């Protein structure tokens, strides 16, 4: 230089065919205990890498670029 794959909450990750984005662990609060930890209950937190384009409508489809991963030469 070329091909491919993946970018979503603080971490790991669902959301196969476009129709107002969720789990789990972790974070806080409260219940409970003498106290703490587990436990039970409850809140918070992301305009889905970035700019575009097609659509009434894009996390989902297209395009460019920007990262990280792997192969080629």
């Nucleotide at each position: 230089g070329c091909c491919g794959a993946c970018g979503a909450a603080g971490c790991u990750c669902a959301u196969c065919c476009g129709g107002u984005a969720g789990a789990g662990c972790g974070a806080c609060u409260g219940u409970a205990u003498c106290g703490u930890a587990a436990a039970c209950a409850g809140u918070a937190g992301g305009u889905a890498g970035u700019c575009g384009g097609u659509u009434c409508g894009a996390u989902u489809c297209c395009g460019a670029c920007c990262g990280u991963c792997g192969g080629c030469u």
This is a predicted structure of a 73-nucleotide RNA (transfer RNA) from a Patescibacteria group bacterium. It matches the Rfam family "tRNA". Rfam's curators write: Transfer RNA (tRNA) molecules are approximately 80 nucleotides in length. Its family is annotated with triplet codon-amino acid adaptor activity in the Gene Ontology. The RNAcentral record of the sequence draws on ENA. Model confidence (mean pLDDT): 82 of 100. NCBI's taxonomy places the organism under Bacteria, Bacteria candidate phyla.